RNA sequence: AACGAACGCUGGCGGCUUGACUAACACAUGCAAGUCGAACGAGACCUUCGGGUCUAGUGGCGCACGGGUGCGUAACGCGUGGGAAUCUGCCCUUGGGUUCGGAAUAACAGUUGGAAACGACUGCUAAUACCGGAUGAUGUCUUCGGACCAAAGAUUUAUCGCCCAGGGAUGAGCCCGCGUAGGAUUAGCUUGUUGGUGAGGUAAAGGCUCACCAAGGCGACGAUCCUUAGCUGGUCUGAGAGGAUGAUCAGCAACACUGGGACUGAGACACGGCCCAGACUCCUACGGGAGGCAGCAGUGGGGAAUCUUAGACAAUGGGCGCAAGCCUGAUCUAGCCAUGCCGCGUGGGUGAUGAAGGCCUUAGGGUCGUAAAGCCCUUUCGCCGGGGAAGAUAAUGACGGUACCCGGUAAAGAAACCCCGGCUAACUCCGUGCCAGCAGCCGCGGUAAUACGGAGGGGGUUAGCGUUGUUCGGAAUGACUGGGCGUAAAGCGCGCGUAGGCGGAUCAGGAAGUUGGGGGUGAAAUCCCGGGGCUCAACCCCGGAAUGGCCUUUCAAAACUCCUGGUCUUGAGUUCGAGAGAGGUGAGUGGAAUUCCGAGUGUAGAGGUGAAAUUCGUAGAUAUUCGGAGGAACACCAGUGGCGAAGGCGGCUCACUGGCUCGACACUGACGCUGAGGUGCGAAAGCGUGGGGAGCAAACAGGAUUAGAUACCCUGGUAGUCCACGCCGUAAACGAUGAAUGCCAGACGUCGGGGGGGCUUGCCCUUCGGUGUCACACCUAACGGAUUAAGCAUUCCCGCCUGGGGAGUACGGUCGCAAGAUUAAAACUCAAAGGAAUUGACGGGGGCCCGCACAAGCAGCGGAGCGUGGGGUUUAAUUCGACGCAACGCGAAGAACCUUACCAGGGCUUGACAUGGUCAGGAGGUCGGCGGAAACGUCGGCGCCCCGCAAGGGGCCUGAUCACAGGUGUUGCAUGGCUGUCGUCAGCUCGUGUCGUGAGAUGUUGGGUUAAGUCCCGCAACGAGCGCAACCCCUACUGUGUGUUGUAUUGGGCACUCACACGGGACUGCCGAGAGAAACUCGGAGGAAGGUGGGGAUGACGUCAAGUCAGCAUGGCCCUUACGUCCUGGGCUACACCCACGCUACAAUGGCCGGUACAACGGGCUGCGAAACCGCGAGGUGGAGCCAAUCCCUUAAAGCCGGUCUCAGUUCGGAUUGUAGGCUGCAACUCGCCUGCAUGAAGCCGGAGUUGCUAGUAACCGCCGGUCAGCAUACGGCGGUGAAUAUGUUCCCGGGCCUUGUACACACCGCCCGUCACGUCAUGGAAGCCGACAACACCCGAAGCCGGUGGGCCAACCGCAAGGAGGCAGCCAACCACGGUCGGUUCAGCGACUGGGGUG
Repeated sequence: AACGAACGCUGGCGGCUUGACUAACACAUGCAAGUCGAACGAGACCUUCGGGUCUAGUGGCGCACGGGUGCGUAACGCGUGGGAAUCUGCCCUUGGGUUCGGAAUAACAGUUGGAAACGACUGCUAAUACCGGAUGAUGUCUUCGGACCAAAGAUUUAUCGCCCAGGGAUGAGCCCGCGUAGGAUUAGCUUGUUGGUGAGGUAAAGGCUCACCAAGGCGACGAUCCUUAGCUGGUCUGAGAGGAUGAUCAGCAACACUGGGACUGAGACACGGCCCAGACUCCUACGGGAGGCAGCAGUGGGGAAUCUUAGACAAUGGGCGCAAGCCUGAUCUAGCCAUGCCGCGUGGGUGAUGAAGGCCUUAGGGUCGUAAAGCCCUUUCGCCGGGGAAGAUAAUGACGGUACCCGGUAAAGAAACCCCGGCUAACUCCGUGCCAGCAGCCGCGGUAAUACGGAGGGGGUUAGCGUUGUUCGGAAUGACUGGGCGUAAAGCGCGCGUAGGCGGAUCAGGAAGUUGGGGGUGAAAUCCCGGGGCUCAACCCCGGAAUGGCCUUUCAAAACUCCUGGUCUUGAGUUCGAGAGAGGUGAGUGGAAUUCCGAGUGUAGAGGUGAAAUUCGUAGAUAUUCGGAGGAACACCAGUGGCGAAGGCGGCUCACUGGCUCGACACUGACGCUGAGGUGCGAAAGCGUGGGGAGCAAACAGGAUUAGAUACCCUGGUAGUCCACGCCGUAAACGAUGAAUGCCAGACGUCGGGGGGGCUUGCCCUUCGGUGUCACACCUAACGGAUUAAGCAUUCCCGCCUGGGGAGUACGGUCGCAAGAUUAAAACUCAAAGGAAUUGACGGGGGCCCGCACAAGCAGCGGAGCGUGGGGUUUAAUUCGACGCAACGCGAAGAACCUUACCAGGGCUUGACAUGGUCAGGAGGUCGGCGGAAACGUCGGCGCCCCGCAAGGGGCCUGAUCACAGGUGUUGCAUGGCUGUCGUCAGCUCGUGUCGUGAGAUGUUGGGUUAAGUCCCGCAACGAGCGCAACCCCUACUGUGUGUUGUAUUGGGCACUCACACGGGACUGCCGAGAGAAACUCGGAGGAAGGUGGGGAUGACGUCAAGUCAGCAUGGCCCUUACGUCCUGGGCUACACCCACGCUACAAUGGCCGGUACAACGGGCUGCGAAACCGCGAGGUGGAGCCAAUCCCUUAAAGCCGGUCUCAGUUCGGAUUGUAGGCUGCAACUCGCCUGCAUGAAGCCGGAGUUGCUAGUAACCGCCGGUCAGCAUACGGCGGUGAAUAUGUUCCCGGGCCUUGUACACACCGCCCGUCACGUCAUGGAAGCCGACAACACCCGAAGCCGGUGGGCCAACCGCAAGGAGGCAGCCAACCACGGUCGGUUCAGCGACUGGGGUG
């Protein structure tokens, strides 16, 4: 785009058109073929007696047309173009004729049978019915003498008929060339078959039929068989070529319930005729009969689905008739259906308060929207009324009071359907929450869905719109036009060669192909163009063009192809002379090595492995020496070296033998290339028979490894490997690249041969033929190929491919001893499978490099007790979050109440808190009593704000009410912000340019160097940005300035320590070396400090849907006398266990006692709190001083000196418990901290494993701060003492760069294979069961034609008669439909069980 469509929703009018695609299933009822009295007799009726009308029957013509259907048919059926051996009623034309007789018969009458259908017998009768005679030729036959053949009349005249013959027209029959489906998993078919002779038969040629003779005929250019199918003009689609199709209209063929058969006839083997058989239906008196809608309507059935049992012969056409006319479900009309095509309408103009209402909203508005209303118009269609055709040529109009015209009527009666994620025009809200659903493909839906459902809005089409089905297109996706085959599917494993296809140069002829001219045909309709008619259009009419085709022509041309003949040498081959080679086959022969056997020497091991063991060995192994046996393979040479068609071929010698290369005179003269079938060769493994068997070695055994180990490793070991003969016929049989020929830049190797020159005598140049590497043009999707093409020759020939899986499988065939090979599907299932390249990620890949990553060290953790956190469990509640690193002394910088979010109980409901409105009352406030656990409830007292003269206003409080508050309720996967982590790792990008079809690449890679993408050099790149570094802070040295509250001094000064501020100083700056340049590195000098001096802050693009809705903010959702809020008490502190982070220890480098020394950072008014006094102590009393370089916290501790303890569960260790106290606080019971006395647990250095740290670091030691009423083993800071080790980068972990492989890309925590279990789907095998088509053989043999037959019967003719001729019936035989029997073939269906396959 289309449709004979169907379904869903909807539906105003008209014109034209279509309408059983399925059951060629069965059919009730009516109609669809009759007509002629001018052929005939008879009967009835009417009559104006002239005649007329009607009809059963005889007779004539018609019924072979028209109408229907799509069963059969793969065929001369159809299409197209030809042909000769034919017939043709009615029609036209021509020439003739139309004479004389005869015998019957229906009707009718009578009798009679039957239920009926339908008959039987006797008798009468006519004809244009039937028969005979005559006449006959220009007719037919012929033996050329001859023989044979006709007629019909009707009528009043016209006229219509009849017979014979010729011609025509029309129609029909037959034959032939070409074209017209699929299957080779159908390869051979055929006996009247093929041909001949003769005969028969037909309208006609012919095996059409028969007899005889011959043995042919068809087939790979697809016979035969199977399946499917009416063919065509055309129709649909397409740019075309094609593809699909064959409704309506037209041509042809076939069929008429199924099968067979003939009769009649001009024509039939006959849709509404006959006979027979069969199935079915109906009637029946059971004896017997009747029927055939695939005609028009109509019914049932089947189906997704297809109309009225209408009108008329008015028109067109047909039959009959002289005609009038009759008949006509052909036809013309009407009816039904939006089935399709076409046309029209459902109103037009104006109208902004942009109405109401709906929807959305950022709450302002936007949109539906000039849309509506309102106002002004119009009347197409419809409806009502009136007129009223053409179609008809004199009459006749079903349609039809229709088309059309006029008048009237009122905006009045007339809009839907689908879609809105992309493709694809059109977007929002609500609902739903992987549900419900959508979906043509991709795909939507798991709480913010433009994709589901609804709504608003929008888009498209419009009396339709969607859906489904089907066809073509897009699809160059079967490629003729117009594809491919190295890696995507695809080159046969390789030769030889048949058919076929293709084929060198030149001359001549021919003219098959080719090209041109002419002629014929290509029906009409359709399509196209022009014109015309319905108001237009659809539709119809006229004319033209076209119909790519086919046939033909003693037509023409001769370039190319072809054919014939001749010539040629360049393709191909031959000859001669050389040459290289693991080419093949056979025979012989050689040495090394392994193993075995014998002998000697010799002694305890040997083998083997990652390490071992099995194994061998004191019965003497391994090792070593000599001798022997046997089999197999041939080290070095050896090489992208050679040979061969491929498989393949490797010691040496000989024999036979194939091919190749080079050179050269000569010869043949296209002899060539390819190659469907065919045929041969064909690695390894395997098979058969017979040998052989050293080594190796499937299977097998043992030992190891392992979770297991039917493996990898080891020890053994049989087929086999070897030989001969015969099979098999496959391989990643690969260059994943078929063969052949020519052409198209080069460079460098190598093998074989020839020529030449320079000549430095072993090099160079050149030429053929092989074999390689790189590379231009060109090709390619890219990779790549590139004279050995994957280029060009739109070369030529063959083979092969057409999404993945199923499957190279099943079935069938062929081959094979078998294994199996070859040929080779389908159902079903998926939306991919695949190629090349790119970027990442990953690798038990590679290279380079870094990091307390390992190693080297030090101290720990893991064991104990306790603290804290987490899990688990428990509980009324043990609130919540955080979960590898990167949760677990984390949020929490401090849970007794509060906090607090949890639980129990008691209360409140505009609320504990915010803003606003209305009403009422009152300043705010404050003091008490009672109940209660408190919140709260209740009672009472005191008191009366500000401005203003006043009216009034303002602020605040309480009560009521309305908006609203409130929520630590949910979603961190809706978010902002903030944070963790990779990682302070060195990376991450951009612009322009260049390269690539592109993704992308380059830059950013490379060589160095660095802590660093830091810097330098190089480079199709040149620059730039975010990161790195630096700038900032602290610290180390120093200068200057200022110095009190500090030190010192005791007087000044500001000397010092110190404090603050501003500067200086360090930059690879200098020297040397690495080195040839730079960056840089190493060493040195100087310096307080040296190569980033040390530390901090600072965290690129991004990753983890990482963490947080409970810090805050915030969208959506949820609660609203509660999921809000107030209060008391409880809980977060539980305790069989497990984990994480810590503290204290286990002691002598120590504990205890005494003495004694030295910090820094900090904090302090609700605060720090001195001295002094009390207490063993915690602490108390006290209150000086201090808003702090001034006072206080504040005695630092380890250390040092002295003493004691002496290796023990201790003078270690301090848990636990008892008791007595202190402090804070409303309150220490659950549940704080501290102190004294008493008690004195585990623990004697910690398994596997694991953490931190590279220098003022680790370790050890104390101090301060925040939080805080109180509570610190935590956290954040501060200083004191102060180490050990680093050879190095193999390994573990993490990271960076380059490279490589990849089937990964939610990216290795990836992907993914097979079995098993379960469900489901299709399919193969299968004992068998059942059915269908076709064929062979045999039996039966209806009707019927032909043949035969005689003993029945008979009007015409002959005959006086008998009888004859002829006919009818009968019988026989041949053929034959249906039917039956036997065995097999083919194709379906079912099938216990079973095999694999797909899918979940």

Small-subunit ribosomal RNA from an uncultured Alphaproteobacteria bacterium, 1400 nucleotides, folded computationally. Its mean pLDDT, the model's own confidence on a scale to 100, is 85. Its Rfam family is "Bacterial small subunit ribosomal RNA". Rfam links the family to the GO terms ribosome and structural constituent of ribosome. The sequence is in RNAcentral, with records from ENA.